[in-house]
Context: one part of a larger RNA
C1' cells in the first nucleotide's frame, strides 16, 4: 500500500447492488418448512338434487429441494483413465394385457387405557395380494429341458391415460486404478482377515466384502505406524510475476442430522422434519406408561468484540402430485433491519471589501481567519407536498407496490464530520503544564519559553464517513 463475513470509538443526508452467528455440531417455547391423486377402491357426513366435505385402503412423491462442517489426511476431493454393474419418471423400437381365487383396513358390534394408543368378533372393494394359462424376444442349463408377466379407470364414442415383458438410448448413481493433496522423527518400526491362493457365501456388480482350508506373506527412511491439525475444489485476497495466504457469499463433490448402533421399505436411503434398540437430556402422567430432538425459515435463552423480521406472496422461476381444474412449496421471488462493503449523488451556484464584526497572533504599524460571511442575483439534483403511474405476464393471473418512473409545486430551503500537524509524513503559532499530568507505530517527547502533553487559533488529509484494533499478502 492492498484486502476483510469484521469489531470498537466519534459522526451520520439519499439511492442502487451485494453481504450479514467466523464463538456453543450449546439448549430450545411457538408457528410454518411435503405433500398430492375421487380419472385406482369401498365407506361415512351434509344436501331434494347437482355437488361439497372426511378419514381409510391403494399409487406416486417424501433419497429432490433447504441446513451445517462435527467427523474425515481418505480414492474424501481434484484430474485423467477403467470394467464386473444397476437405473423410478423420460425417449425410441418390438410384443402382450386371458381365466380364476382368498383376504383386509375403513365400517358395524363389544372391550382395555389417564393418555399415547390398542384387543376380540363380524362385513366389504380395488390399479392391494395370490394361483393357473400364454411367452417373439428374456433367464437358467447338463442342450434333453426347465423357469418367469400383466390392471384397469374416466369418456356416448373416437382417441388418449395407464399396466406387463424385451431391446436400445438418455439421465443420475455404485465400483476400481495412475498422479496430486498440511505439520511433527523429541513418533521407527507397523500388520493376523493381516498379504496371497483354492473353494463357497454374499452383492446390482469386482473384490478378504464374509467364511472354511492352505501358504507366510504385506507396508516402511521416496517416511510406514503414531500424534496433531483440517471438509476438498472451481475460486478468493495479495503480487510485476513466481509465490504466499485463504476456502464467507455463488457453483461442484463429500460428510453429518441429540450421541451410538441397526435394518425395513424402495429404482434409489441405512433415510434432517421415517422405523427399531441403547444412552444422555427435556416434557406429560391417574406412576401403569408415554412424547420430543430447529446443523430447514423466523424466533428465544446462552456464549461472544460481534452478525437481522416469530414479515408478504406463490405474481415470476423451479419442484412434488394430478388427464385437468388445481393443491402444496420459509425452494424461490420480494419486503423489513444494519454505513457491513462497493458504487453513484447531495449538503448549493454566481457576485460580493485593499477586506465588516468577532476570534487568534503581533515588533502594536499590522497580519490572519477571508470572498469566507452578510448583502445582491440565481438554480432546485436528492429529500418533501400534489397528481399520473409501469415493465416484469406469449391469452388470464403482480406479492413487490400506488414501488420505479413521469408531470406539477414550495423553498437555500432538511443534510459534515473524523483523524492528523517533531522526523519518517502533507500541515505552526500562542497559552496552560513543569520527568507532573500525559503522548507514543519506530526513533523518542515532558525536569519553566514543549511546533511531540492539554486547550485555542491556524493549517494538512480523507469525506458520509474518518480513525483504532485484529488478520492475510
Nucleotide at each position: 500500500g492492498a484486502a476483510c463475513g469484521a469489531a470498537c470509538g466519534c459522526u451520520g443526508g439519499c439511492g442502487g447492488c451485494a453481504g450479514g452467528c467466523c464463538u456453543a455440531a450449546c439448549a430450545c417455547a411457538u408457528g410454518c418448512a411435503a405433500g398430492u391423486c375421487g380419472a385406482a377402491c369401498g365407506c361415512c357426513c351434509c344436501g331434494c338434487a347437482a355437488g361439497g366435505g372426511g378419514a381409510g385402503u391403494g399409487g406416486c412423491a417424501g433419497a429432490c429441494g433447504g441446513g451445517u462442517g462435527a467427523g474425515u489426511a481418505a480414492c474424501g476431493c481434484g484430474u485423467g483413465g477403467g470394467a464386473a454393474u444397476a437405473u423410478g419418471c423420460c425417449c425410441u423400437g418390438a410384443g402382450g394385457c386371458u381365466g380364476g381365487g382368498g383376504a383386509u383396513a375403513a365400517c358395524g358390534g363389544c372391550g382395555g387405557g389417564a393418555a399415547a394408543c390398542u384387543g376380540c368378533c363380524g362385513c366389504u372393494a380395488a390399479u392391494a395380494c395370490c394361483c393357473g394359462g400364454u411367452a417373439c424376444g428374456c433367464c437358467u442349463u447338463g442342450a434333453g429341458a426347465g423357469g418367469g408377466a400383466a390392471a384397469g379407470g374416466a369418456g356416448c364414442a373416437a382417441g388418449g391415460c395407464g399396466c406387463u415383458c424385451c431391446a436400445g438410448g438418455a439421465u443420475g448413481a455404485g465400483c476400481c486404478c495412475g498422479c496430486g493433496u498440511c505439520g511433527g522423527a523429541u513418533u521407527a518400526g507397523c500388520u493376523a482377515g493381516u498379504u496371497g491362493g483354492u473353494g463357497a457365501g454374499g452383492u446390482a456388480a469386482c473384490g478378504g466384502c464374509u467364511c472354511a482350508c492352505c501358504a507366510a506373506g504385506g507396508c516402511u527412511g521416496c517416511g510406514a505406524u503414531c500424534c496433531g491439525u483440517a471438509g476438498c475444489u472451481g475460486g478468493u485476497c495479495u503480487u510485476a510475476g513466481a509465490g504466499g495466504a485463504u476456502g464467507a457469499u455463488c457453483a461442484g463433490c463429500c460428510a453429518c442430522a441429540c450421541u451410538g448402533g441397526g435394518a425395513c421399505u424402495g429404482a434409489g436411503a441405512c433415510a434432517c422434519g421415517g422405523c427399531c434398540c441403547a444412552g444422555a437430556c427435556u416434557c406429560c402422567u391417574a406412576c401403569g406408561g408415554g412424547a420430543g430432538u430447529c446443523a430447514g425459515c423466523a424466533g428465544u435463552g446462552g456464549g461472544g468484540a460481534a452478525u437481522a423480521u416469530u414479515g408478504g406472496a406463490c405474481a415470476a422461476u423451479g419442484g412434488g402430485c394430478g388427464c385437468a381444474a388445481g393443491c402444496c412449496u420459509g425452494a424461490u421471488c420480494c419486503a423489513g433491519c444494519c454505513a457491513u462493503g462497493c458504487c453513484g449523488c447531495g449538503u448549493g451556484a454566481g457576485u460580493g471589501a485593499a477586506g465588516a464584526a468577532g476570534g487568534c497572533c503581533u515588533u502594536a504599524g499590522g497580519g490572519u481567519u477571508g470572498u469566507a460571511a452578510a448583502g445582491c442575483u440565481c438554480u432546485u439534483u436528492c429529500a418533501c407536498c400534489c397528481g399520473c403511474g409501469a415493465a416484469g405476464a406469449u391469452g388470464a393471473u403482480g406479492a413487490c407496490g400506488g414501488u420505479a418512473g413521469c408531470g406539477g409545486g414550495a423553498g437555500a430551503a432538511g443534510a459534515a464530520g473524523c483523524c492528523c500537524c517533531g522526523g519518517c509524513u502533507a500541515a505552526c503559532u500562542c497559552c496552560g503544564u513543569g520527568c507532573c499530568a500525559g503522548c507514543a507505530g519506530c526513533c523518542g517527547c515532558g525536569g519553566u519559553a514543549a511546533u511531540a502533553c492539554g486547550g485555542a487559533g491556524g493549517g494538512g488529509g480523507c469525506g458520509a464517513g474518518c480513525g483504532u484494533u485484529g488478520u492475510u499478502c
A computed fold for a 473-nucleotide part of an RNA from an uncultured prokaryote, annotated as small-subunit ribosomal RNA, 5' domain. Rfam family: Bacterial small subunit ribosomal RNA. Gene Ontology terms of the family: ribosome and structural constituent of ribosome. RNAcentral holds the full RNA, with entries from ENA.